Bacterial large signal recognition particle RNA from a Clostridia bacterium, 267 nucleotides, folded computationally.
The same sequence occurs in records of 2 taxa.
The gene name in the source record is ffs.
RNA sequence: CCAUACCAGCCGGGGGAGUAGCGGGUCCCUGCACCUGAAAUCCGCUAUAUGCAGGGGUAGAUCCCCUCUUUGAGGGCCGAAGCGAUGCGGUCCGGAAUGUACGCGCUGUGUUGACGGGUGGGUCCCGCGCAAUCGGUCGCCGCGAACCAUGUCAGGUGGGGAACCAAGCAGCAUUAAACGGUCAAACCGGUGUGCCGCGGGGGUGCCUGCCCUGAGCAGAGUGUACGGAUCCCGCGCAAAGCAGGUGCUCGACUUGAGGGUGUAUGG
Numbered sequence: 001c002c003a004u005a006c007c008a009g010c011c012g013g014g015g016g017a018g019u020a021g022c023g024g025g026u027c028c029c030u031g032c033a034c035c036u037g038a039a040a041u042c043c044g045c046u047a048u049a050u051g052c053a054g055g056g057g058u059a060g061a062u063c064c065c066c067u068c069u070u071u072g073a074g075g076g077c078c079g080a081a082g083c084g085a086u087g088c089g090g091u092c093c094g095g096a097a098u099g100u101a102c103g104c105g106c107u108g109u110g111u112u113g114a115c116g117g118g119u120g121g122g123u124c125c126c127g128c129g130c131a132a133u134c135g136g137u138c139g140c141c142g143c144g145a146a147c148c149a150u151g152u153c154a155g156g157u158g159g160g161g162a163a164c165c166a167a168g169c170a171g172c173a174u175u176a177a178a179c180g181g182u183c184a185a186a187c188c189g190g191u192g193u194g195c196c197g198c199g200g201g202g203g204u205g206c207c208u209g210c211c212c213u214g215a216g217c218a219g220a221g222u223g224u225a226c227g228g229a230u231c232c233c234g235c236g237c238a239a240a241g242c243a244g245g246u247g248c249u250c251g252a253c254u255u256g257a258g259g260g261u262g263u264a265u266g267g
Base pairs, nucleotide, nucleotide: 001267002266003265004264005263006262009058010057011056012030013029014028015027020046021045022044023043024042034055035054036053037052064260065259066258067257068256074250075249076248077247082242083241086238087237088236089235092234094233095232098227099226100225101224102223103222104221106219107218108217109216116212117211118210119209120208121207122206123205124201125200126199127198128197129196130194131193132191133190134189135188136187137186139182140181141180142179149174150173151172152171157166158165159164
C1' cells in the first nucleotide's frame, strides 16, 4: 500500500409545553433518514443523566467524529408607539343643557275690553230627593185537587113493608196552594245610569257670568351678561384586553475549509 472478515460509529435533528433536571412520547418546524413493544394517573434515568427492551441494515471514509465557517425554516423572552371596554376628574369658567336679567325682531291675542282687582257659579266630594232602568209585590187573565177542598152527586152501597132517608166513589162545575201570562197606577228593593233638584263641604287646576279700571299681554327663537350644577359629549389621567417595532436568545436544513480515526488475517 492492497484484499478479506469483524467491530466502534451511523440509520435524523431542532423548538414549545411538561419536569427538580435530562431523554422519550405528545404539539410545531424541517428532513435521504429502519422494523417491533410500552409510555399523560406518563415511560426510562441522575449530572458522562449515551432514552429503555428486542431485531435488522450500513460501515473505516465526499457517508463516522472534532473545530472554524456560510445560510436562516421555525420557535422563545422582554417590550415601545398605537387602539381601547371601563373607571376617576367640575380646582377644564371647553361644548351641550339649565336659572336670572336685558335687548332684538317674529308669531298669537286685545276698545266686540289686554293685564290687574272684586264678586258669583260649574266641574269635584258627602247627604237627602227626583227621574231612568232592572227585579219583586199587589191587581187582572189562564190553568189547576183520585182520596186527607166545596157544590151537585149517575151507578153501586146501607136503613126501611113502602114512601122515602143516609153516607158517598166516578163525572161535571167552581176554587185553594203551586205554575204560566200580563196593561196602567200604587208599594218594596237595587245601581259602573243622569243636560236633574235641595243642603253642606272643598277650592291646586280648568270653564264661565257680572262689576271697576283702561292698553297691553303671552309664546317660542336669537344675542349679550351674570351664575351654579352636571361626567351627557369633548378634554385630562389611569386601565383589563388587542397589537407588537427595536432588541436578546435557541436553531433544523444548508455552504466551504482544516484535522482525526479500530481489531484480526493474508499478500